[in-house]
RNA sequence: CACUGUAAAGGGCAAACUCGCCGAAAGGCGGGGACGCAAAGCCACCGGUCUAAGGGUUGCGGGCAGCGGCCACGAUAGCGGGGUUACCAGG
Repeated sequence: CACUGUAAAGGGCAAACUCGCCGAAAGGCGGGGACGCAAAGCCACCGGUCUAAGGGUUGCGGGCAGCGGCCACGAUAGCGGGGUUACCAGG
């Protein structure tokens, strides 16, 4: 240090499921629980994916009401890329 993670030490995080709370939802937070993870630490910048209550837009409707389509200002960092910080060992 911009590289590597076969083995070791001390450890760390925690999928599904489940209980409580928040949310319209996707999902999040906390407890239990471990499928996995060498950044499964942090950041929505790019692509993807998920959601559509409110809002926007559009279609049906003579109009209103109502119903449907589309759109992130929502979510995902454990989908990928990128940015950024860091432990141990090796080199």
Molecule: c-di-GMP-I riboswitch aptamer
Organism: Steroidobacter sp.